[in-house]
Context: one part of a larger RNA
RNA sequence: CGCAGCAGAAUUGAAGGAAUCUGUCCUUAGUACGAGAGGACCGGGAUGGAUCCACCUCUAGUGUACGAGUUAUCACGCCAGUGGUAUCGCUCGGUAGCUAUGUGGAGCAUGGAUAAACGCUGAAUGCAUCUAAGCGUGAAGCCAGACCUGAGAUUAAUUCUGCCAGUGAGACUCGUGGUAGACCACCACGUUGAUAGGCUGGAGAUGUAAGCAUAGUAAUAUGUUUAGUUGACCAGUACUAAUAGUCCCAAGG
Repeated sequence: CGCAGCAGAAUUGAAGGAAUCUGUCCUUAGUACGAGAGGACCGGGAUGGAUCCACCUCUAGUGUACGAGUUAUCACGCCAGUGGUAUCGCUCGGUAGCUAUGUGGAGCAUGGAUAAACGCUGAAUGCAUCUAAGCGUGAAGCCAGACCUGAGAUUAAUUCUGCCAGUGAGACUCGUGGUAGACCACCACGUUGAUAGGCUGGAGAUGUAAGCAUAGUAAUAUGUUUAGUUGACCAGUACUAAUAGUCCCAAGG
């Protein structure tokens, strides 16, 4: 921009895409078959490999400043306690998120028309013949079904709801943000409010802070103390910011 008014929702499914894999074991059954050696079809069940999709409960990784330890040096006048720099200084752990090595799932079932092949009936050719007329069985293949996208499907579909005037439905701009993201877009919210921050509580992490007291010459240990601190997680709470007002655009069955 179109879909002959403008919007907000919910559908149909033309078409397209992805996928289609396979082993081993148990049982049927040491049965059928076979002199024996050997050894099934069909059917039922279990468990793997590769591939694909999703997720983070578990396991594992990362987690650049979440907790702790520690070295050198500088600073805060000194002690103590902290801060800066040194690859995040180094080291030990680790929330959320992101991941795989982890977890869950998928290729299951079914229908139709067929190929090779196998048949029924049956003439030409009084027999015979699956074929000439006619009718069947039959594949991981074909068409559906099942999964995803999907009305620019210009053949532009359908249903429901609102609106007759600078008004209404609705949308943009603006603002707070993230389940989204290069930007845009998308999604949530804007006081009739929990959208983000803060605060409070909790989870989880780290591992028992500082100060003081006691013991020891001291390093240090113990008690107060499962302490103190805490990014993303879960809640609550309008404290802060999403304020208020005005203007513009916008369709004409």